[in-house]
RNA sequence: GGGCCCUUAGCUCAGCGGUAGAGCGGCUGACUUUUAAUCAGUAGGUCGAUGGUUCGAACCCAUCACGGCUCACCA
Numbered sequence: 001g002g003g004c005c006c007u008u009a010g011c012u013c014a015g016c017g018g019u020a021g022a023g024c025g026g027c028u029g030a031c032u033u034u035u036a037a038u039c040a041g042u043a044g045g046u047c048g049a050u051g052g053u054u055c056g057a058a059c060c061c062a063u064c065a066c067g068g069c070u071c072a073c074c075a
Stems, first nucleotide, its partner, number of pairs: 001071005007065001010024004018055001026042005048064005
């Protein structure tokens, strides 16, 4: 350099063009002598960037960026 894949909450990941979610973690409360466990509640997102298509985009298209897999060549 060519081809392909990934990018969504602090972490791991879901998400059919029509209100962005789960588990874990965080915080508050209950319970407990206390902690842990358990239970209840709660906060946290410019969906990698820009542009385009669309009435409407995390989702479709283009370019770019980070990361990864693979192939070929040179040394």
Molecule: transfer RNA
Organism: Sulfitobacter sp.